The prediction has a mean pLDDT of 84. A computed fold for a 102-nucleotide RNA from Firmicutes bacterium UBA3567, annotated as Purine riboswitch aptamer. Its Rfam family is "Purine riboswitch aptamer". Clan: Purine riboswitches. The model forms 100% of the base pairs in the Rfam consensus. The organism belongs to Bacillota, within Bacteria. The sequence was found by an Rfam model in a public genome assembly.
RNA sequence: AAUACAGUUUUUGAGUAGCCUUAUAUAAUUCCAGGGAUAUGGCCUGGAAGUUUCUACAAGGCGACCGUAAAUCGCCUUACUAUAAGGUGGGCUCACCCUGUU
Numbered sequence: 001a002a003u004a005c006a007g008u009u010u011u012u013g014a015g016u017a018g019c020c021u022u023a024u025a026u027a028a029u030u031c032c033a034g035g036g037a038u039a040u041g042g043c044c045u046g047g048a049a050g051u052u053u054c055u056a057c058a059a060g061g062c063g064a065c066c067g068u069a070a071a072u073c074g075c076c077u078u079a080c081u082a083u084a085a086g087g088u089g090g091g092c093u094c095a096c097c098c099u100g101u102u
Stems, first nucleotide, its partner, number of pairs: 004101004012095005018088008026056001029049007041066002050057001058078007
């Protein structure tokens, strides 16, 4: 000095888990069947559509409407999931540096 082994997180990097942001999808939406409530009520179950798309398709609030019947409507707020990009990345892995042995 090289190689090999080991050490520590001392040095410098790379990748990646996780986290954050943005974009796209989907409007947390629509349709159908059965059941159920009734102005202190307005719901439950199942199926289908919707996505270059897996999953999900709820909750809360405000208002309207329905004069007791079988039918709801409008608005606001809160996610998850899939993919892509960006950021972070004291976690994890690898390499370099350093140290020790050989």